[in-house]
RNA sequence: CGGGGUGUAGCGCAGCCUGGUAGCGCACCUGCUUCGGGAGCAGGGAGUCCCCGGUUCAAAUCCGGGCACCCCGACCA
Numbered sequence: 001c002g003g004g005g006u007g008u009a010g011c012g013c014a015g016c017c018u019g020g021u022a023g024c025g026c027a028c029c030u031g032c033u034u035c036g037g038g039a040g041c042a043g044g045g046a047g048u049c050c051c052c053g054g055u056u057c058a059a060a061u062c063c064g065g066g067c068a069c070c071c072c073g074a075c076c077a
Base pairs, nucleotide, nucleotide: 001073002072003071004070005069006068007067010026011025012024013023020057028044029043030042031041032040050066051065052064053063054062
């Protein structure tokens, strides 16, 4: 320098192709249960969807430009 992949809740991920209410598991909080804890059951909170811009009635999703990390190749040594 070129190519590819990844970026979504505290953590791990799905959703993206085919635009239309942002979800799952774990974790966390509350209650029940227990002498207490754990387990179990019921309920609940938590998101600028990496950033900026564009298209659209509507963007996590499509388009353009950036950033970070990972992989491959090239170049130099």